[in-house]
């Protein structure tokens, strides 16, 4: 250098046009002598980034960037 593929709460992940969510984690309560387990509530997202498109984009389209995988090139 070509391809593909991945990027969304702290952390692993789901959504692929039409109010951003699930799981564990967290914060308060109740349960307990206390812990853990249970059980109720809640907070927490510039959906890597810039642009186009569209009545309307996390999802379509181009770039760019990080990462990872395969080739190629070089010695």
């Nucleotide at each position: 250098g070509a391809g593909c593929g991945u990027a969304u709460g702290g952390c692993g992940c789901a959504g692929c046009g039409g109010u951003a969510g699930c799981g564990c984690a967290c914060u308060u309560c109740c349960u307990u002598g206390a812990c853990a387990u249970g059980g109720a509530a809640g907070g927490g997202g510039u959906c890597a980034c810039a642009g186009g498109u569209u009545c309307a984009a996390a999802u379509c389209c181009u770039g760019u960037u990080a990462c990872g995988c395969u080739c190629a090139c070089c010695a």
The RNA shown here (transfer RNA) has 75 nucleotides and comes from an Alphaproteobacteria bacterium. It matches the Rfam family "tRNA".